[in-house]
RNA sequence: GCCGGCGUAGCUCAGUGGUAGAGCAACGGAAUCAUAAUCCGUUGGUCGCUGGUUCAAAUCCAGCCGCCGGUACCA
Numbered sequence: 001g002c003c004g005g006c007g008u009a010g011c012u013c014a015g016u017g018g019u020a021g022a023g024c025a026a027c028g029g030a031a032u033c034a035u036a037a038u039c040c041g042u043u044g045g046u047c048g049c050u051g052g053u054u055c056a057a058a059u060c061c062a063g064c065c066g067c068c069g070g071u072a073c074c075a
Base pairs, nucleotide, nucleotide: 001071002070003069004068005067006066007065010024011023012022013021018055026042027041028040029039030038048064049063050062051061052060
């Protein structure tokens, strides 16, 4: 250089055109003499960036950025 995969909450991930979610973590509460476990609730997002298509884009298309893997060439 070329080919492929991935990028979504603090972490791990789901969601493949039609209201952005789960588990864990954090925070508040219940319960307990108290703590842990348990139960209830709350907060938390530029969906990597820019542009395009569409009534509507995390999702489709193009370019770019980052990470991972494969491969080729040079040394």
Predicted 3D model of a 75-nucleotide RNA (transfer RNA) from a Planctomycetota bacterium. The source organism's lineage runs through Bacteria, Pseudomonadati and Planctomycetota. Its Rfam family is "tRNA". It was read from a public genome assembly.